[in-house]
Formats: sequence, C1' cells, structure tokens
RNA sequence: UGCAGAGUAGGCCCGUAUGCGUUAAGUGCCCAUCGGACAGGGAGUUGCCGGUGGGACGAAAAGCGGAAACGCUUGCGGUAUACGGGCCGCAUCUCGCUGCA
Repeated sequence: UGCAGAGUAGGCCCGUAUGCGUUAAGUGCCCAUCGGACAGGGAGUUGCCGGUGGGACGAAAAGCGGAAACGCUUGCGGUAUACGGGCCGCAUCUCGCUGCA
C1' cells in the first nucleotide's frame, strides 16, 4: 500500500411466561416540537429510536358462574414487558484492530 474480516446500539421474526385492552387503550399512519442513540477513537444525516401536542383511520368476541357488582375459561389485538432462539446490522466519512500479500 492492497485485499479480506471481526465487533455496537438497534431493528425484525419465532417460542415461552406474566400483564393490558376487548366500555378500544395500545399498535400502525400523518403533522408539529423536543430529546436520545448510532462498533475501540473522532465526525455524523434527509436515516433510526423515544417524549409531548394535534390529526385521520380503525377492531372479535364467545361460553360458564353469580341476584348484582364482578369473576373464570377460550379467543381476539399489526397489544406491553421479561427471558430464550434465529436473522439483519456501525446510512455515511475517517483513524484504529485482526488475518493475508
């Protein structure tokens, strides 16, 4: 100097468990605003994640017990969290690291 490679946050999928909703919250979509993270170092977006406010759309319940309140069971929800497994993976730039020449 050249070639190849490793590694993060995070994202997605599957399974299990425990919740929440089923009187519709949540998820997903759009707008505004604020914040955060992005391999070992530095930089870092029009990408990613989250908070708040606003907007549009939108649903799967059934059975049993009970006088009722309500409870239980089975479902349902692009539902939440935790754990396990799998896949993808620094937007990008640069230095570094490992191997080979």
Predicted 3D model of a 101-nucleotide RNA (THF (Tetrahydrofolate) riboswitch aptamer).
It matches the Rfam family "THF (Tetrahydrofolate) riboswitch aptamer". About the family: Tetrahydrofolate (THF) riboswitch was first reported for Ames et al. as an RNA motif in 5' untranslated (5'-UTR)regions of folate transport and biosynthesis genes in Firmicutes genomes. For this family Rfam cites "A eubacterial riboswitch class that senses the coenzyme tetrahydrofolate" (Ames et al., Chem Biol, 2010).
Its mean pLDDT, the model's own confidence on a scale to 100, is 78.
The model forms 83% of the base pairs in the Rfam consensus.